[in-house]
RNA sequence: UUGCGGGAGAGACUCUGCACCGUAGCGGAGCGCCGAAGGGGAAAGGCCCAGCCGAAACUCUCAGGCAAAUUGGACCGUAA
Repeated sequence: UUGCGGGAGAGACUCUGCACCGUAGCGGAGCGCCGAAGGGGAAAGGCCCAGCCGAAACUCUCAGGCAAAUUGGACCGUAA
C1' cells in the first nucleotide's frame, strides 16, 4: 500500500419549493448538535534563543457528518 473483517458520535428539528395522497423522497434557507476522513493550534523540552523546532484519540470545527439504509470512517485484526 492492497484484499477481507470489525468500527463510534450527533435533529426522523423548523420553514419553504417540487413530487406524492401517501408515509417521511429530493432541493433551498434557518437554528441546534457531533468528531474518528482531511485540515488548523500548540505543552514539556530543545536550539543557532527578536525567534524557531515541537505529539495526540487533546483542542478548534474550516471541511466533513447528524433516523434507518447507502457512502465515508481514525483506529484494530488478518493475509499478501
Record summary: A computed fold for an 80-nucleotide RNA from a soil metagenome, annotated as Glycine riboswitch aptamer. The coordinates come from a structure-prediction model, not an experiment, and the mean pLDDT is 79. Of the family's consensus pairs, 90% are formed in the model. The RNAcentral record of the sequence draws on MGnify.